[in-house]
RNA sequence: CUUUGCCAAGGCAAUGGAGUUUGCCUUCUGUCGCGGCGGCGACAGAAAACCGCGUGAGCUAAUGACUCCUUUCAAUCG
Numbered sequence: 001c002u003u004u005g006c007c008a009a010g011g012c013a014a015u016g017g018a019g020u021u022u023g024c025c026u027u028c029u030g031u032c033g034c035g036g037c038g039g040c041g042a043c044a045g046a047a048a049a050c051c052g053c054g055u056g057a058g059c060u061a062a063u064g065a066c067u068c069c070u071u072u073c074a075a076u077c078g
Stems, first nucleotide, its partner, number of pairs: 009026005016069006027046008052059002
């Protein structure tokens, strides 16, 4: 330096929020601070994962999955 695996953390999974869990992605750049060096930490940006189906008309869905809350729609009862 490269590749792979594990752990931690962060992000993502077609309409909102939270918890749990599954899967996927995890590199680079800049600034600041600390330090004798190697380096470490914070912040910002970019990238990655991700962004439903149909030729069309149009169709399913607040979940990847489970639970709860909220919004909307339909039916029934009071």
Fluoride riboswitch aptamer (crcB RNA motif) from a Verrucomicrobiota bacterium, 78 nucleotides, folded computationally. The organism belongs to Verrucomicrobiota, within Bacteria. The model forms 100% of the base pairs in the Rfam consensus. It was read from a public genome assembly, where an Rfam model found it.